Notes:
Model confidence (mean pLDDT): 76 of 100. Bacterial RNase P class A from Thiomicrospira sp., 385 nucleotides, folded computationally. Lineage of the source: Bacteria > Pseudomonadota > Gammaproteobacteria > Thiotrichales > Thiomicrospira. It was read from a public genome assembly, where an Rfam model found it. It matches the Rfam family "Bacterial RNase P class A". By type it is a ribozyme.
RNA sequence: CAAGUGGGUUGGGCAAUCGCGGAAUGUUUCGGCAUUCGGAGGAAAGUCCGGGCACCAUAGAGCAGGAUGCCAGUUAACGGCUGGGCGGUGUGAGCCGACGGAAAGUGCAACAGAGAAUAGACCGCCGAUGGCGCUUCGGCGCACAGGUAAGGCUGAAACGGCGAGGUAAGAGCUCACCGCGCAACUGGUAACAGUUUGUGGCUAGGUAAACCCCAUCCGGUGCAAGACCAAAUAGGAAAACGCGCUUUCGGGCAGGGUGCGGCUCGCACUUGUUUUCGGGUAGGUUGCUUGAGGAAUGCAGUGAUGUAUCUCCCAGAUGAAUGAUUGCUAACCUCUACGUUAUGCGUAGUGGAAACAGAACCCGGCUUACAGACCCACUUAGUUU
Numbered sequence: 001c002a003a004g005u006g007g008g009u010u011g012g013g014c015a016a017u018c019g020c021g022g023a024a025u026g027u028u029u030c031g032g033c034a035u036u037c038g039g040a041g042g043a044a045a046g047u048c049c050g051g052g053c054a055c056c057a058u059a060g061a062g063c064a065g066g067a068u069g070c071c072a073g074u075u076a077a078c079g080g081c082u083g084g085g086c087g088g089u090g091u092g093a094g095c096c097g098a099c100g101g102a103a104a105g106u107g108c109a110a111c112a113g114a115g116a117a118u119a120g121a122c123c124g125c126c127g128a129u130g131g132c133g134c135u136u137c138g139g140c141g142c143a144c145a146g147g148u149a150a151g152g153c154u155g156a157a158a159c160g161g162c163g164a165g166g167u168a169a170g171a172g173c174u175c176a177c178c179g180c181g182c183a184a185c186u187g188g189u190a191a192c193a194g195u196u197u198g199u200g201g202c203u204a205g206g207u208a209a210a211c212c213c214c215a216u217c218c219g220g221u222g223c224a225a226g227a228c229c230a231a232a233u234a235g236g237a238a239a240a241c242g243c244g245c246u247u248u249c250g251g252g253c254a255g256g257g258u259g260c261g262g263c264u265c266g267c268a269c270u271u272g273u274u275u276u277c278g279g280g281u282a283g284g285u286u287g288c289u290u291g292a293g294g295a296a297u298g299c300a301g302u303g304a305u306g307u308a309u310c311u312c313c314c315a316g317a318u319g320a321a322u323g324a325u326u327g328c329u330a331a332c333c334u335c336u337a338c339g340u341u342a343u344g345c346g347u348a349g350u351g352g353a354a355a356c357a358g359a360a361c362c363c364g365g366c367u368u369a370c371a372g373a374c375c376c377a378c379u380u381a382g383u384u385u
Stems, first nucleotide, its partner, number of pairs: 001382001002380009012329007020039001022037006041356001045367002048365005053222004060265004065218005070084005085099001086097004100213002105211002107207002122152002124148003129145002131142004160178002163175003180200005185194003226286004236277006244253003255271006293312002296309005332352002335349006
């Protein structure tokens, strides 16, 4: 110099004129007027998670269902974030992980292959023992019975690896080393780790974003929630089912209905319930922005974060405000000229000049989109000196 990795900031500025909406103060002939101060985002997006708040509602139990899934911490909470462990991946800085259990059970692995989890004999090897044949009686041959799974093949994967011994030939059959399981020890809060020790089987394969098992957790609906005020119509018409028992006449029981995410029990309220036709209203106020709030500094912590002091108020629209025009200027870019050792830098001139994208109860996250510019830290198989 080039390429890359991780993190952060920004997303034009100034002025004038005009136009919107909010708050405060003053004023008003109650129609308004004047002054001052604020007025879209890092994602406002997706509606994917978690909550605050409101109502169901007095608020339970079980079953079913759903979510999460290594360890520790953080948080109001989370499936988030931080750190660590293990696994994968990259030369590396880094990145990714749907990361409990396969010895509870069931299922699945096409095709190929002898054989795919109590597996397996196609090509091979042996044929000691038995068998057949020959024999100079020393043995030789065959490979039938039988033995074998070390070699080869197929496959994504073949029931530990390498070496030695042993065997008829082989095999953890035996042994040493490695691997694996179990136990102890050491380090660590833990997940886990180990140039540790001992011991053992020498087969405890893979797959659970397959069913399943285990652990932990989980009410619902949502600002179109909810509250208040005003107004209006027709507390309209018809049909079906029900109208039981008891009573000291207060009521009780039974049955029915409504509500509690699904079902059952239970609880609360209620005494009729269901169906069809038809009519009125849908206007206003509030909820609505001071918060699990932001900035700065200090302390604790590897960090997320916590805590203390001080300081700031930072949109509340309602068919939906937060804008329009003009001028100057500009990060940066293209081109030209000059200077300079240089492709860099400086000066001058001309032209251009900014992406993704608009709050609607609020907040913490995640995911997706994003032209350009700047800053910090780190890496390198690359180039030059």